The prediction has a mean pLDDT of 81. Transfer RNA from a Patescibacteria group bacterium, 73 nucleotides, folded computationally. RNAcentral holds the sequence, with entries from ENA. Its Rfam family is "tRNA". The family's RNA type in Rfam is transfer RNA.

[in-house]
RNA sequence: GCGAGCGUAGCUCAGCUGGUAGAGCAUUCCUCUGAUAAGGGAAAGGUCCUUGGUUCAAGUCCAAGCGCUCGCA
Numbered sequence: 001g002c003g004a005g006c007g008u009a010g011c012u013c014a015g016c017u018g019g020u021a022g023a024g025c026a027u028u029c030c031u032c033u034g035a036u037a038a039g040g041g042a043a044a045g046g047u048c049c050u051u052g053g054u055u056c057a058a059g060u061c062c063a064a065g066c067g068c069u070c071g072c073a
Base pairs, nucleotide, nucleotide: 001072002071003070004069005068006067007066010025011024012023013022019056027043028042029041030040031039049065050064051063052062053061
């Protein structure tokens, strides 16, 4: 330099054919226990990488940019 994939909660990741953003772990509170862990219940936590476009409506489609990974040279 060329090509491909990925970017969503603190971490690991879902999100189907565009239609109210979710799970597990972690955190906080309650419960349970003599106590701790495990278990049970609840809560909090998001500019969906950035900008622009299409659309009544975009995490999802399109373009450019940024970052990471892989392949080729």